[in-house]
Formats: sequence, structure tokens, C1' cells
RNA sequence: UAAUGAAAAAGCCAAACCUCCCGUGAGGGAGGGACGGAAAGCGUUGGCUCUUCCAUUGAAGAGUGCCAGGCUGCCAUA
Repeated sequence: UAAUGAAAAAGCCAAACCUCCCGUGAGGGAGGGACGGAAAGCGUUGGCUCUUCCAUUGAAGAGUGCCAGGCUGCCAUA
């Protein structure tokens, strides 16, 4: 450096749901809470789904815990 995550070790994140706040909305933030996760870290690059305005060939948004790429990271070695 690459592969792997069976066995360890230190840890990490946090679904649904509840409360509050923001947003027309998809949804986002904080707190609680754990379904789960070896990248459930980062990021819309390509898809896909969703929302709003239009009704139009459109435009503006949301989702990374929807899929596939990309970048980065801890420990170890059947």
C1' cells in the first nucleotide's frame, strides 16, 4: 500500500417514535430514544424517488440510513 472484517480491542454513529424549533412542502436542526450500521464519516458526480411553482419543452428544492461511483478514517489478520 492492497485485500478481508471470521476472531478480538478502543471507541463511534444512531432508525422508528416522542418533545421543541425552522420550512408552503419533501425535509432539516436540538434533546430524548435504539432499529440497526465496518464507513450509517464527507460529498448530489451519475441514477432513482419525493416536494413546490407551473402546466411547459420547464424552473427551483429535498433525500448519502435508496442504489452506484469518488474522497478520507480506527483496529486487527482467519